[in-house]
RNA sequence: AGAGUUUGAUUCUGGCUCAGAACGAACGCUGGCAGCGUGGAUUAGGCAUGCAAGUCGAACGGGAAUCUCGGGUAUAGCAAUAUAUCUGGGGGGAUAGUGGCGUAAGGGCGAGGAACGCGUGGAUAACCUACCCUUGAGUUGGGGAUAACCCGCCGAAAGGUGGGCUAAUACCGAAUAUAGUCAUCCCUCGCAUGAGGGAAUGACUAAAGGCGGGGAUCUUUCGGGACCUGCCGCUCGAGGAGGGGUCCGCGUCCUAUCAGCUAGUUGGUGGGGUUACGGCUCACCAAGGCUAUGACGGGUAGCUGGUCUGAGAGGAUGGUCAGCCGCACUGGGACUGAGACACUGCCCAGACUCCUACGGGAGGCUGCAGUCGUGGAUCUUUUGCAAUGGGCGCAAGCCUGACAAAGCGACGCUGCGUGGAGGAUGAAGGCCUUCGGGUCGUAAACUCCUGUCAUUCGGGAACAAUAGCGUGGGAGCUAAUAUCUCCUGCGAUUGAUGGUACCGGAAGAGGAAGCCGCGGCUAACUCUGUGCCAGCAGCCGCGGUAAUACAGAGGUGGCGAGCGUUGUUCGGAUUUACUGGGCGUAAAGGGUGCGUAGGUGGUCUUGUGUGUCGGGUGUGAAAUCCCACGGCCUAACCGUGGAACUGCGCCCGAAACUGCAAGGCUAGAGUGCAGUAGAGGAGAGUGGAAUUCUUGGUGUAGCGGUGAAAUGCGUUGAUAUCAAGAGGAACACCGGCGGCGAAGGCGGCUCUCUAGAAUGCAACUGACACUGAGGCACGAAAGCUGGGGGAGCAAACAGGAUUAGAUACCCUGGUAGUCCCAGCCUUAAACGGUGUGCACUUGGUGUGGGGGGAAUUGACCCCCUCCGUGCCGGAGCUAACGCGUUAAGUGCACCGCCUGGGGAGUACGGCCGCAAGGCUAAAACUCAAAGAAAUUGACGGGGGCCCGCACAAGCGGAGGAGCAUGUGGCUUAAUUCGAUGCAACGCGAAGAACCUUACCUGGGCUUGACAUGCAGCUGCACGGCCCGAGAAAUCGGGCAAGCUUUCGAGGGUGCUGCACAGGUGCUGCAUGGCUGUCGUCAGUUCGUGCCGUGAGGUGUUUGGUUAAGUCCAGCAACGAACGCAACCCUUGUGUUUAGUUGCCACCCCCGAUGAUGAGUCGGGGAGCACUCUAGACAGACUGCCCGUGUAAGCGGGAGGAAGGUGGGGAUGACGUCAAGUCAGUAUGGCCCUUACGCCCAGGGCUGCACACGUGCUACAAUCGGUGGUACAGAGGGUUGCAAGACCGCGAGGUGGAGCUAAUCCCUUAAAACCUCCGCCAGUUCAGAUUGGAGUCUGCAACUCGACUCCAUGAAGUUGGAUUCGCUAGUAAUGGCGCAUCAGCUACGGCGCCGUGAAUACGUUCCCGGGCCUUGUACACACCGCCCGUCACAUCAUGAAAGCCGUCUGCACCCGAAGUCACUGUUCGAACCUGCAAAGGACGUAGGUGCCUAAGGUGUGGGUGGUGAUUGGGAUGAAGUCGUAACAAGGUA
Repeated sequence: AGAGUUUGAUUCUGGCUCAGAACGAACGCUGGCAGCGUGGAUUAGGCAUGCAAGUCGAACGGGAAUCUCGGGUAUAGCAAUAUAUCUGGGGGGAUAGUGGCGUAAGGGCGAGGAACGCGUGGAUAACCUACCCUUGAGUUGGGGAUAACCCGCCGAAAGGUGGGCUAAUACCGAAUAUAGUCAUCCCUCGCAUGAGGGAAUGACUAAAGGCGGGGAUCUUUCGGGACCUGCCGCUCGAGGAGGGGUCCGCGUCCUAUCAGCUAGUUGGUGGGGUUACGGCUCACCAAGGCUAUGACGGGUAGCUGGUCUGAGAGGAUGGUCAGCCGCACUGGGACUGAGACACUGCCCAGACUCCUACGGGAGGCUGCAGUCGUGGAUCUUUUGCAAUGGGCGCAAGCCUGACAAAGCGACGCUGCGUGGAGGAUGAAGGCCUUCGGGUCGUAAACUCCUGUCAUUCGGGAACAAUAGCGUGGGAGCUAAUAUCUCCUGCGAUUGAUGGUACCGGAAGAGGAAGCCGCGGCUAACUCUGUGCCAGCAGCCGCGGUAAUACAGAGGUGGCGAGCGUUGUUCGGAUUUACUGGGCGUAAAGGGUGCGUAGGUGGUCUUGUGUGUCGGGUGUGAAAUCCCACGGCCUAACCGUGGAACUGCGCCCGAAACUGCAAGGCUAGAGUGCAGUAGAGGAGAGUGGAAUUCUUGGUGUAGCGGUGAAAUGCGUUGAUAUCAAGAGGAACACCGGCGGCGAAGGCGGCUCUCUAGAAUGCAACUGACACUGAGGCACGAAAGCUGGGGGAGCAAACAGGAUUAGAUACCCUGGUAGUCCCAGCCUUAAACGGUGUGCACUUGGUGUGGGGGGAAUUGACCCCCUCCGUGCCGGAGCUAACGCGUUAAGUGCACCGCCUGGGGAGUACGGCCGCAAGGCUAAAACUCAAAGAAAUUGACGGGGGCCCGCACAAGCGGAGGAGCAUGUGGCUUAAUUCGAUGCAACGCGAAGAACCUUACCUGGGCUUGACAUGCAGCUGCACGGCCCGAGAAAUCGGGCAAGCUUUCGAGGGUGCUGCACAGGUGCUGCAUGGCUGUCGUCAGUUCGUGCCGUGAGGUGUUUGGUUAAGUCCAGCAACGAACGCAACCCUUGUGUUUAGUUGCCACCCCCGAUGAUGAGUCGGGGAGCACUCUAGACAGACUGCCCGUGUAAGCGGGAGGAAGGUGGGGAUGACGUCAAGUCAGUAUGGCCCUUACGCCCAGGGCUGCACACGUGCUACAAUCGGUGGUACAGAGGGUUGCAAGACCGCGAGGUGGAGCUAAUCCCUUAAAACCUCCGCCAGUUCAGAUUGGAGUCUGCAACUCGACUCCAUGAAGUUGGAUUCGCUAGUAAUGGCGCAUCAGCUACGGCGCCGUGAAUACGUUCCCGGGCCUUGUACACACCGCCCGUCACAUCAUGAAAGCCGUCUGCACCCGAAGUCACUGUUCGAACCUGCAAAGGACGUAGGUGCCUAAGGUGUGGGUGGUGAUUGGGAUGAAGUCGUAACAAGGUA
């Protein structure tokens, strides 16, 4: 510090996700030790048991156990004595009580509370304070009770009650008053009330004793007391410290779908109350108070120091520790007290639990342990007061679940260990493997060491110092060397943890390693299993037979006594943006203006000192964080000090800026004056054209409408045409990216009323300004209400068409509406998708309005300037597109708005509306995207240009018939398999009777039909012949012959066994190779440079040209590669070389014929001239001429055998189709192994209601038949081709010359041409089918061959929609050959030659293709994408008659306890009067009243749950109907 994820790729926007840190955690797996921390977050749910607050005998009266000193009695004993009992004194002090102090602290929890509760800083001149400290004064003298105790009574108990005795530091009078309080006066001070000080007088107000010591004096019951003195107390003051109360400024969560709240409410006066101010309370008076700076209401929450995170600013959080607050079963209340409305006090009400004798009682763990419940989840019913602290006490001491310790839990942080060194045959084993090896791996074994922790044995701390005690010294008090107190030495004593930490010895590597990950992010890879299954997953996504993503294993990475997961917080996220974001198109500018609050504000001067800045000071608790040093072996942890705590208060200072106050100015703003332009607004009037209608005339059969039609209108006279009239609406031309207006919007002409603007002048005002939350006004169209109006147009509706349908598009009609008046509605793609205002920042060119200059008679043109409105562009900005002085540039001011997509601008609530609806505006749930701009493709029922037998123009076919052949389907035991739009279908198959053969049935074999190796056996084979069984394979039997040899054996063969063979079994979607197709189309790319943020572009586009990205010109491109072309083969012309088997002109010879001629025929010689054969070479290049053009080129011409690529072939770019082929072969993986392998026989691949493709033959006279007569090329031939000859009607047979081929043979080419017949018919056409007879091949023609002859003679008379081929030696047509092959289903395939046309105006259309451009929501790329209803399933949610909770307002009823007030006839010892009785004073029970908790009734409101039914929404591989959107998406 970033990364992954939207796309084919890119940039941006934007969300989601990850890597980090943290935790009072939990869960899974695992777990050695130690230190320090930490541990019920949920039910503030219920609690058994024990403990958690007592103490003081030096306040007081009693006083048990027990000890001791006496006395008596009894028993035992001789006695001493022992035991028991009674009694007196002393010690002792349990326990209960009176009294004092404490119990308001400590400890726990966070329910409530949004508050002066907390934090921070102030105020208290409005206050209180027990114990403690300092200080002043005092502590005199009396009185009456009461618990305990004793006796009775009631009650189950808890407890209560009556009588009697008694004490005090308990209670009550009195005295005194330094002093305090009040009243009067004076002084000083202060921010108001007021505060402080002083003087004098008057009034009022106190107390308690206890424990020690002591010598004079007095007294004595001889114990003592008075008295003196010390200590502890007590009382009244003053001061302090610490603590507390109250008040105030500021800060302190969400919600406006909570907008108004408030009657003690706000204030005053006067009572009351409080420690104290105050409506705190009450009476009266007034009518206020709070609120958009958020009152009131709702929700949530203890607050803080801090903690976590973060660079910081922030965000989240408030457990442990510390401060504050609140609470103590729930609610209410007071009492006591210095302090409470009181956790382990009281009273009442309620719920719950327990006891009960049913009458009544008891209780409160949110103290420490513990228990139940709840929950994902959180500990021991431990030890000790040794330390620290607290309470009481003079003290000893007692109490202390505060605390100190230990225990449990890896819950966290920290430290240590599980060994170290050497050790290569790189052991065994595992895993992988290309089988060679690699890896785990120096890892192990093995050798030598060490001894931490644990184990064991031994030693063994610190925390302890006080107090008190003993014993010294000093000081104080005092009359005192008593006593007491204080200070300071010494000594003994005190340890829960704990025989722990720590130290030492011993033994032995011995007891101690796991968890998660390994597709990318993200460090780390292979094998096996599985087969969209099982599963994984934080996001993207893996898994459908080769998964680095599932599971296991090996290996490896990370961390390590832990490791992962889950949850939560911050971060990353600049993704709420203060630091630090945006709004033309991504989410986002309000429809527009006016204007309130608010925010902001020109220029000069003076003052002030609000903000601001500087300095000082107080505070900002401690702990924490940071730094330094130090203590535990180190660290964690802890101590000491510093810094910091960014804050708040006070004081002093500064005065630029800001604010405020005062006074000026004129540049902002406004007023005035002058002329000007304009569809600005409102009202009234008025005009012509056109449509329609009405009337009349003319006139006749149609009109109208459409792609084409029909509905409709018309002989009752339409349309057309003329004239007249009626009525409504809109205003052609001018008219213009012209004008005006804030926007919506505004268009004939005239008048009236009215608003604004720009320009020019510079007279006036003097900052009067800008923006603008709420608010108000305006606001297209449609719509609504009422009343008019209604020509045309036209939702709805009707009809006609179209269509599969057509509730649409088109047509004919047509009502609301459109128009006017009045009133609503308030929304639009209300758009420049761009808020308003001001300022600044290069330009060019139009246009509207005004002014000026120059010039002119006057203008125009021209120049300058202000305002408006357009276009193009610079800088700059922008993701890009684009914007660009009319900013989307650069700044300022103010407002509005945005924060992923969907759900949804929806629900609920509120406001508005007559309604329709509008404004405001969520959530659950769901997805990992949604989106913007641009790029490359692809596509378009977009455009442009161009090409192709693509169309057109032609010729001939297919589709109809019969047959052949292939395919589908059907059938079958099997009809083997593959190929399936073009690009499968006479295809693999250039030959299925057996074989082939892969299929089926049946019979057999198992190292196998075939290969290699090993081991053992056999010295024999195998094979041949014969016999037997059998359908054969095969099996059995017999016979003959039988390799080499150096005799060791070798080679070969067979048998047995083991490795293995074998598979046309699967996967062409694991592959190689080959092939098809687009397409012989002209394309496809690269290097460097340049442009762009980038994908990418440029080059390759443009203008010409070409068959061609062929060439030329131009150009930020310059070059290059694969393609094109050429090079290759063949054919067309010539030259040359070579002549055998080819040729035979000339020459010679022979024979036949003829006439012994000419000539012809045959043969030979000679020859190579010609033809031919097959080698080499030449030739053609737009080279030449004319025209045209910049050029390339094009058009024409000449010459030439051939002319613009001469014809044909071979040659197939980058790529596409997961195209085809595992059955040609090869090959990974999987599968079968007495079978999915192998052999054999027979059958099948040939099966036939049917459908399709490809062909053949025909339908006839351009034909058929008969006869005659010509002319080829290219091939093949020894298991072969086979001549002549003979036989057969023929297929063919007999026979065999010749030929291993320019020699011989196949081999007579046929059509053509000549002659004759047929005369238009199912024929002298056509030949299927069938019968018979044969031939040939073959082991064998039944299923299932071909051919021949005789006979038979079917359909068919030119073929619907539709469709195929072909542009010249082509189509058409005729024959010939060859491969495969025994033969053949060949009419197929591959070649060859003969004869030999027609047509092309042209590119509108169909199909395919190329280039450029355009749109796109497509990229699996239009066979794309995608919308809505319906049906099914699941989920969340709204409405809903209601029903059930919970919170709360108001009204009323009842009203406990209790304070207060009044009363007080009951009762009462203290004081007063009184001899007494009694009375008084005071108090009190009781009563009454106000207030009031709980409860009740009624009626509202908020909120939650549930609810038949219902609404929409979301999601869900293959449901239904259509096709709305994306291309002009087929109606933009």